[in-house]
This is a predicted structure of a 126-nucleotide RNA (FMN riboswitch aptamer (RFN element)) from Kurthia gibsonii. Model confidence (mean pLDDT): 78 of 100.
RNA sequence: AUCUUCGGGGUCGGGUGAAAUUCCCAAUCGACGGUGAUGCGCGUUAGAGCGAUAAGUCCGUGAGCUUUUCGGAGCAGGAGCUGGUGAGAAUCCAGGACCGACAGUAUAGUCUGGAUGAGAGAAGAU
Numbered sequence: 001a002u003c004u005u006c007g008g009g010g011u012c013g014g015g016u017g018a019a020a021u022u023c024c025c026a027a028u029c030g031a032c033g034g035u036g037a038u039g040c041g042c043g044u045u046a047g048a049g050c051g052a053u054a055a056g057u058c059c060g061u062g063a064g065c066u067u068u069u070c071g072g073a074g075c076a077g078g079a080g081c082u083g084g085u086g087a088g089a090a091u092c093c094a095g096g097a098c099c100g101a102c103a104g105u106a107u108a109g110u111c112u113g114g115a116u117g118a119g120a121g122a123a124g125a126u
Stems, first nucleotide, its partner, number of pairs: 001126006013025003027110002029100002031061004040051003056098002064075004081095004102113003
């Protein structure tokens, strides 16, 4: 560089109502890359090294719309505190919070639809 394959989860139960999986009580879900004070396993005299795993709310990315010289550009779109341990915590442990594109419909993260689509990317082959 070319090709192939893979590549998102979720309303139990109840209330009000003419009507709600949309409101209220309650339940439930967490894409991709990075980072990981690192810790764990293998390994070693000690290391080096190897392996699997680890963030929805820390840094980025992806889905919708507009535009394009097809590389990209622009717009829209969300959220983290407290305590513990420790030399050090945005990632560990505990607690109690919060968030979720667009269109449809009784107001939707979870239903239906664009979508047998697209895609961050991952693996493999040449």
About this RNA:
RNAcentral holds the sequence, with entries from MGnify.